Small-subunit ribosomal RNA from an uncultured bacterium, 1468 nucleotides, folded computationally. RNAcentral holds the sequence, with entries from ENA and SILVA. Its mean pLDDT, the model's own confidence on a scale to 100, is 85. Its Rfam family is "Bacterial small subunit ribosomal RNA".
RNA sequence: AUUAGAGUUUGAUCCUGGCUCAGAACGAACGCUAGCGGUAGGCUUAACACAUGCAAGUCAGACGGGCUUUUCUUUGCUUGCAAAGAAUUGUCAGUGGCAGACGGGUGAGUAACGCGUAGGAACCUACCUGAUAGUAAGGAAUAGAUAGUGGAAACGCUGUGUAAUACCUUAUAUUCCCUGAGGGGGAAAGAUUUAUCGCUAUCAGAUGGGCCUGCGUUAGAUUAGCUAGUUGGUGAGGUAAUGGCUCACCAAGGCAAUGAUCUAUAGCUGGUCUGAGAGGAUGACCAGCCACAAUGGAACUGAGAUACGGUCCAUACUUCUACGGAAGGCAGCAGUGAGGAAUAUUGGACAAUGGGCGCAAGCCUGAUCCAGCCAUACCGCAUGAGUGAUGAAGGCCUUAGGGUUGUAAAGCUCUUUUAGUGGGGAAGAUAAUGACGGUACCCACAGAAAAAGUCCCGGCUAACUCCGUGCCAGCAGCCGCGGUAAUACGGAGGGGGCUAGCGUUGUUCGGAAUUACUGGGCGUAAAGGGUGCGUAGGCGGCCUAAUAAGUUAAGUGUGAAAUCCUCAAGCUCAACUUGAGAACUGCAUUUAAAACUAUUAGGCUUGAAUAUGAGAGAGGGUAAUGGAAUUCCUGGUGUAGGGGUGAAAUCCGUAGAUAUCAGGAGGAACGUCAGGGGCGAAAGCGAUUACCUGGUUCAUUAUUGACGCUGAGGCACGAAAGCGUGGGGAGCAAACAGGAUUAGAUACCCUGGUAGUCCACGCUGUAAACGAUGAGUGCUAGAAGUCGGUUGUAUGAUCGGUUUCGUAGCUAACGCGUUAAGCACUCCGCCUGGGGACUACGGUCGCAAGACUAAAACUCAAAGGAAUUGACGGGGACUCGCACAAGCGGUGGAGCAUGUGGUUUAAUUCGAUGCAACGCGAAAAACCUUACCACACCUUGACAUGUAGAUCGUACCCUUUUGAAGGAAAGGGGUCAGUUAGGCUGGAUCUAACACAGGUGUUGCAUGGCCGUCGUCAGCUCGUGUCGUGAGAUGUUGGGUUAAGUCCCGCAACGAGCGCAACCCUCGUCCUUAGUUGCCAACGGGUAAUGCCGGGAACUUUAAGGAAACUGCCAGUGAUAAAUUGGAGGAAGGUGGGGAUGAUGUCAGGUCAGCAUGGCCCUUAUGGUGUGGGCUACACACGUGCUACAAUGGUGGCUACAAUGAGCUUAGCAAUACUAACAAGGUAAAGCAAAUCUCCCAAAAGCCAUCUCAGUACGGAUUGUCUUCUGCAACUCGAAGGCAUGAAGUUGGAAUCGCUAGUAAUCGCAGAUCAGCAUGCUGCGGUGAAUACGUUCUCGGGUCUUGUACACACUGCCCGUCAAGCGAUGGAAAUUCAUUUUACUCGAAACUAGUGAGCUAACCGCAAGGAGGCAGCUAUCUACAGUGAGGUGAGUGACUGGGGUUAAGUCGUAACAAGGUAACCAAU
Repeated sequence: AUUAGAGUUUGAUCCUGGCUCAGAACGAACGCUAGCGGUAGGCUUAACACAUGCAAGUCAGACGGGCUUUUCUUUGCUUGCAAAGAAUUGUCAGUGGCAGACGGGUGAGUAACGCGUAGGAACCUACCUGAUAGUAAGGAAUAGAUAGUGGAAACGCUGUGUAAUACCUUAUAUUCCCUGAGGGGGAAAGAUUUAUCGCUAUCAGAUGGGCCUGCGUUAGAUUAGCUAGUUGGUGAGGUAAUGGCUCACCAAGGCAAUGAUCUAUAGCUGGUCUGAGAGGAUGACCAGCCACAAUGGAACUGAGAUACGGUCCAUACUUCUACGGAAGGCAGCAGUGAGGAAUAUUGGACAAUGGGCGCAAGCCUGAUCCAGCCAUACCGCAUGAGUGAUGAAGGCCUUAGGGUUGUAAAGCUCUUUUAGUGGGGAAGAUAAUGACGGUACCCACAGAAAAAGUCCCGGCUAACUCCGUGCCAGCAGCCGCGGUAAUACGGAGGGGGCUAGCGUUGUUCGGAAUUACUGGGCGUAAAGGGUGCGUAGGCGGCCUAAUAAGUUAAGUGUGAAAUCCUCAAGCUCAACUUGAGAACUGCAUUUAAAACUAUUAGGCUUGAAUAUGAGAGAGGGUAAUGGAAUUCCUGGUGUAGGGGUGAAAUCCGUAGAUAUCAGGAGGAACGUCAGGGGCGAAAGCGAUUACCUGGUUCAUUAUUGACGCUGAGGCACGAAAGCGUGGGGAGCAAACAGGAUUAGAUACCCUGGUAGUCCACGCUGUAAACGAUGAGUGCUAGAAGUCGGUUGUAUGAUCGGUUUCGUAGCUAACGCGUUAAGCACUCCGCCUGGGGACUACGGUCGCAAGACUAAAACUCAAAGGAAUUGACGGGGACUCGCACAAGCGGUGGAGCAUGUGGUUUAAUUCGAUGCAACGCGAAAAACCUUACCACACCUUGACAUGUAGAUCGUACCCUUUUGAAGGAAAGGGGUCAGUUAGGCUGGAUCUAACACAGGUGUUGCAUGGCCGUCGUCAGCUCGUGUCGUGAGAUGUUGGGUUAAGUCCCGCAACGAGCGCAACCCUCGUCCUUAGUUGCCAACGGGUAAUGCCGGGAACUUUAAGGAAACUGCCAGUGAUAAAUUGGAGGAAGGUGGGGAUGAUGUCAGGUCAGCAUGGCCCUUAUGGUGUGGGCUACACACGUGCUACAAUGGUGGCUACAAUGAGCUUAGCAAUACUAACAAGGUAAAGCAAAUCUCCCAAAAGCCAUCUCAGUACGGAUUGUCUUCUGCAACUCGAAGGCAUGAAGUUGGAAUCGCUAGUAAUCGCAGAUCAGCAUGCUGCGGUGAAUACGUUCUCGGGUCUUGUACACACUGCCCGUCAAGCGAUGGAAAUUCAUUUUACUCGAAACUAGUGAGCUAACCGCAAGGAGGCAGCUAUCUACAGUGAGGUGAGUGACUGGGGUUAAGUCGUAACAAGGUAACCAAU
């Protein structure tokens, strides 16, 4: 000094696991924007090509000269010129010396002693320092120069002549070198002047360099073997020096699984970035080392080079050329082109720091110091401060009130950093010298003046509204947004973050414990090798001693500087810079310690092994033997079938099957015993006997003395299927054939049937080879069963196996639990998201099939494990319901009515569409209704409010004319109310303009409300507690019981709520009270008759209040419960019948056209008014009904018994009477606002008669004609009646509906709507059945349980072929390129060696000549190049293979439920 997480798999949960984000950094780039300054940095790409200028020169105090300045002297003479000489100044080419090997650039090559670090011995080192000694005598050339000469040029050639610190010889010489120890060899240079600078030799030093060694230094084994100068030795050569560095000879070594060789990639380091650290990534700038200089090779010179701005050669490229030849190398600084997303000026100065040369002055220095450009990075500063509310205007939003922008602005009062203008003006320099630079800094002046952007606002993640758009346009880091109310797109307002920057992209680290040393895992998520033996390796029991390799401690050396860190200091601060310290976790070395590991030596017995005695066993191998069964063959008996299936058929059988009896043949498998029993390493092993053989257990004492464990490679074994060769073949049975099934059926089922199954010998080497659990050792509660052994106390003890449960502990959970998945140790194998892929390529193995090893491109944001709640199942258990069954009656067939679809139409208005739309909205479509269509009209409107004006006393009603009507015009009647007494208030009509009205227009998927449905099904929840990491569970499950989650009992639950039930209404019995309009038993009166009257209050009834039923009583059953069965009594008995009442929720169920309502849309029309038409159409299809088909009936006549309801806004119900009305009806009309009057005769039933089984005396459609009623109006389009007509229909296919008792069936009556118009609807009563064994099946519901890959929940999910689009990839005839190996050919330059007849100054020699040298030639070696044969890598590639992906393609339905044949693994 120091460690942070989040989003995303699911309906939800926990886990595993990937993807993504928030952080920091950059030599960056791009977009938008931009005031100033400081400090840094700036071709990461083409080691691509380069125009132009500059980047290495210097020394005249080494040398001879040329030119030149000044002065002097001499000579000549045309007397101011020329020549010569001397001195002097400056300068220059050349000879010579030193430098040029530094400095500067770049990172191509290099995986290496290249680098880093620590060491070593066999070396060199110019200039510099110290010491000693010397510096003598001679000589020959040569450049320049000059005279010729070649060439376009570059550059030369020849002659003559010259100097030196250039070159050579001789002498001398040591602490020099060589040596055979005698000896031999070996140096120098002067310059200038009087003091220095040089030179030579030697020894030392310093500095720099060469060489050697230990350790460290990327990836790949789909690179496993490499190496002939290779490894070593001896000798020689070579080098400054060691050495195969080179050569000759000898030996056959050397390297490698601790990764050689090969391939790919890469300069290394100090450091830099990140990180808590360990690590990971990186190697710009600065610093150290290395390598390179167009590409390749080579040497020369030199102290130093195999030399960036030197030489030679080859190659490529470029330039010049007179075509004969020449020249060049920016990876120095600027700069240009090219490449690229991308990187600066052809600047100033040597003033400083350094370097080269020089005695020095000085010269040179694109090193360096500065300046210029660039927001590239870091750091600092500014863009103003105070005050200011009518909270201005404008913008935006709005619930229209307001809110917000916002003290923000304006206004008022101040300040002046920076920038601007003017003035002064440094340090850097120690005497002079300042590019920077009139720079930094200081002073003055004016004025808020000149100075803010960018990204974001769905979650992660700080920040929200409106408009536009409408799965479009677009956004997006991940999840994901957008299909008409988008905080996610685009704009705006507002807000948030950072700020001269902000955002995006790219890269690295982090988060990521997601490669886990620190610090992960492998039963089911990815992951234990199929099993054993065993090599290397790793690890290893107890005691003693020694050593000191590991280990520990201390010291020493080193770990360059810079950087990081700490403390100071300097620039106004900071960045930056400077000083000091610390640190550099490393390496080496010295000393010490001796516990542990190791090594050595000695010992021990507990690990391990052996001996002895017993035991169990489907352990293995070989041989022999056996019985049952199937099949076949032979014979007998016997006759028509057998066989097979869900049902059948193919098939066998009268040529005698099946069945049965006897005999025979052959192959395979071994019943019972038999048991999660035994044995084996696993695979696996099952009749009996014999032989051979492995392992194992127990017991007893002995023996050895750690001999052990694991085990990469390796070796062996290894089910089934398969392959090869040869046998064998009874049954079974892939393929195949036939029969079925089916839409199809290359299947499931059936009949046959070949490989194969069996044996021998070989091969293959894989399985869901599973306990999905590697081997070994030690430790950590138990209980129960079982196998084998031992044991004289035995229901026991103990050793070894095996199975179940279980504690602690572990686990994501499930579960494991002394046979661990617990606690530890040792060794091996394996994993790192899903798919692609148990694949491709390459390699190894195999006869083949194939096995082993094993990627990438591309693609997705998941894939997955365990558990939870639901839902579902052609899963299970229980249970209910007119669900089935048992019955009765229907529908479906006919005609008609009505609704719907479809079609038609100007319109046939709209909605409802499985159950849960279809006699539904509609409890009444001729007009109206009416929403639709055609036509004619209106535009502040038919309706509401507001403004202004006018008119009126009203309003309103009636009549007439005109028009299709709306409308228009005229006439007539009518002449307001309140009052505070004020023309005060109210009213109506018309006109005008605008706000607005209006909309059955759209969205029921924006909504309210209401309703349907599951379902009157028995369910749905909560609080507290408890259990679980959690979702959740428990309660609510279980045993009984009920119509019921009804009740009882039990229980980690205890309680509670909404539902059930009850409370409510009604019907059924009785009682009390009350009797009118109802009633009439007793009393009285009256009538032809009638409660008609008096009266009565008993009965019926009415309508108020009560009573009554509670499993209360008895018996059985049950658990002594709840309850149930039967019985008694009772009007009623176990909910007495019926109704109302509908939990949490489901269906985006229905309704914007009942109403209300958000948004959107129309506004001379999608609004409003009217006339006519349409909703009533009609080939057809469906639903719901009515009427029938007849005799249980029709017709005629006679005749009996109800209940519910309704009735006048003077438009109702209407008795009764009449009718030359047949009837519908008409006329007159009592009564009744109703227990009073009316509708109101109920009908079926009953009695009598007739019809007599026919399309009829059934049936009534249709049609004709004549009437009636309602109504402005019955044509489209009403209802009713009379007469006439008399259709289909003779009981209805597949299928389907209702109903369990006063029910079905059947019969009529009433009401709502309504002017009129029901076969519909809602009610009412009359008559009045049959059947229910029962829950197997169909449908639906409930509870528990089970499986699940479903959660939009089975109308789910999901697989494969085919077809189409897109992109990636494998194979492939062939083809292009790169790289590399090897053999051969050629063989430049250079070195070396040889030769050297040509040439030759120094030395020797009088000379001839010699010594020495050079050219030339030859040889070895060799760069480039060429040829052949390979290896490796990359690209293209007709065609071809699979794989991926893509809302709505085709075919099937393989998987998930028992997925409808359980699934899966392997082989064929």